[in-house]
RNA sequence: CUCGAUAAAGGCAAACCGGUCGCAAGGCCGGGACGCAAAGCCAAGGGCCGGCUUCAUGCCGGUCGCCCGGCUGCCGAAA
Numbered sequence: 001c002u003c004g005a006u007a008a009a010g011g012c013a014a015a016c017c018g019g020u021c022g023c024a025a026g027g028c029c030g031g032g033a034c035g036c037a038a039a040g041c042c043a044a045g046g047g048c049c050g051g052c053u054u055c056a057u058g059c060c061g062g063u064c065g066c067c068c069g070g071c072u073g074c075c076g077a078a079a
Stems, first nucleotide, its partner, number of pairs: 002079001003076002011036002016031006034065001040071003045067002047063006
């Protein structure tokens, strides 16, 4: 470095519920845990979702807990 344990110390938090923002997708806060070794960050490529639309393309937006890529990072058994 690759890698990832019935290890240790910690971390995050799906569905759902309450509040709030948004036309919506969805975001944020609190509760809550299905899961996660990058479930930390980036919406750049692909996918998916929403709005507008001349319904074809396009534009704007959302999702990194869909995949890929980039940047950063805790721990250290085996190989």
Record summary:
Model confidence (mean pLDDT): 86 of 100. This is a predicted structure of a 79-nucleotide RNA (c-di-GMP-I-GGC riboswitch aptamer) from a Pirellulales bacterium. Its Rfam family is "c-di-GMP-I-GGC riboswitch aptamer". The family is grouped with related families in Rfam's "c-di-GMP_I riboswitch clan". Taxonomically the source falls in Pirellulales (Bacteria, Pseudomonadati, Planctomycetota, Planctomycetia).